[in-house]
RNA sequence: GAAGGGAGUCGGGUGAUCGCCUGCUGUAGGCAGGAGGAAAGUCCGAGCUCCAUAGGGCAGGGUGGUCGCUAACAGCGACCGGGGGUGACUCCAGGGAAAGUGCCACAGAAAAUAUACCGCUCCGUGAGACGGCCGAGAGGUCGAUCCCAUUGGGUAAGGGUGAAAAGGCGAGGUAAGAGCUCACCGCGGCCCUGGUGACAGGGUUGGCAUGGCAAACCCCACCCGGAGCAAGACCGAAUAGGGGAGCGUUGGAGAGUGGCCCGCUCGAUGCUCCCGGGUAGGUCGCUAGACCCCAGCAGCAAUGCCGGGGCCAGAGGAAUGAUCACCCUCCUCGGAUUCCCCGGGGAGACAGAACUCGGCUUAGAGACUCGCUUCCGCA
Numbered sequence: 001g002a003a004g005g006g007a008g009u010c011g012g013g014u015g016a017u018c019g020c021c022u023g024c025u026g027u028a029g030g031c032a033g034g035a036g037g038a039a040a041g042u043c044c045g046a047g048c049u050c051c052a053u054a055g056g057g058c059a060g061g062g063u064g065g066u067c068g069c070u071a072a073c074a075g076c077g078a079c080c081g082g083g084g085g086u087g088a089c090u091c092c093a094g095g096g097a098a099a100g101u102g103c104c105a106c107a108g109a110a111a112a113u114a115u116a117c118c119g120c121u122c123c124g125u126g127a128g129a130c131g132g133c134c135g136a137g138a139g140g141u142c143g144a145u146c147c148c149a150u151u152g153g154g155u156a157a158g159g160g161u162g163a164a165a166a167g168g169c170g171a172g173g174u175a176a177g178a179g180c181u182c183a184c185c186g187c188g189g190c191c192c193u194g195g196u197g198a199c200a201g202g203g204u205u206g207g208c209a210u211g212g213c214a215a216a217c218c219c220c221a222c223c224c225g226g227a228g229c230a231a232g233a234c235c236g237a238a239u240a241g242g243g244g245a246g247c248g249u250u251g252g253a254g255a256g257u258g259g260c261c262c263g264c265u266c267g268a269u270g271c272u273c274c275c276g277g278g279u280a281g282g283u284c285g286c287u288a289g290a291c292c293c294c295a296g297c298a299g300c301a302a303u304g305c306c307g308g309g310g311c312c313a314g315a316g317g318a319a320u321g322a323u324c325a326c327c328c329u330c331c332u333c334g335g336a337u338u339c340c341c342c343g344g345g346g347a348g349a350c351a352g353a354a355c356u357c358g359g360c361u362u363a364g365a366g367a368c369u370c371g372c373u374u375c376c377g378c379a
Base pairs, nucleotide, nucleotide: 001375002374003373004372006370007369008368009367010366012327013326014325015324016323017322018321020034021033022032023031024030036350040361041360043359044358045357046356047355048228049227050226051225060224061223062222063221064220065079066078067077068076069075080094081092082091083090084089095219096218100217101216102213103212104211117159118158119155120154121153122152124150125149126148128146129145130143131142132141133140134139167185168184170182171181172180186208187206188205189204190203191202192201193200194199232284233283234282235281242275243274244273245272246271247270254266255265256264257263291310292309293308294307296305297304298303328348329347330346331345332344333343334342335341
């Protein structure tokens, strides 16, 4: 320098003007505060609240290498095993296929009780060639030979099919072959050593003894009660209805008129008072929290402990914005023309709190930082 790989940070800045929401006050040209790394998807796990609940089991759901971390998790860290990459690194739903059941398209002989299409090979039979013998000839006969066809057997080396073919490869062996035998590799059992463990290394043994699929049923181990802030708690009208007490129905409770009394009018499932439940509405829940920042210690790390500092939206269908100027980053056009200058235009994403946290996943213009790997060049 080129190519790559890992981790992380930021998410435009400043000023002016005009607005929006919340709180406070001295009520005005006031002061203070006002989105995110994902606030998103609502996919996991918790806090909190109410309901249910003796204990245990069934059903149902979830998780699945090991050891740790955590409030918990399907999360995170380190390690193990396997796949990929020269490598940095990365991916894995990674328990059990010898409990049982099931499935494995097409092709293929056969997809799991093994089997045999071509091929290879043995025996028999027949035809031919060649050779020997006999015969004048036609021909006959014989064969450690060659070749063809075929009945029957052997075989699984080779070919062919498939995503996958019954351990691989080499040698011996054989009629041809074959773990049939042997070496190496792989695999299973047992033992030893190391490791907390997953597992690794070694020894010995078995000729190999059972293809794949469990995000097919299933088996094993562990975990799980339900609903959700519209949870839930408190206050609580008007009207209607419920319960109780009192008064009253022509000798009239009460209402209207009216300042009051008389009077007049209306007047009976009525009037007055009390009690309790619910609704509208209001208050709380509501934001100081497994919180944020900076150090130190323990640990490889996730993380934990400890010290100091900080307060960071809380509203209701719900504000957090707009314009202009200058600057920043990028793109483009024009002018300068050898250095990164001048001018014009354009772009700056994804998105957006609604009880709160921890994760995962997804979206995302661009800018920046720090390790690492491979190759090339120079000293």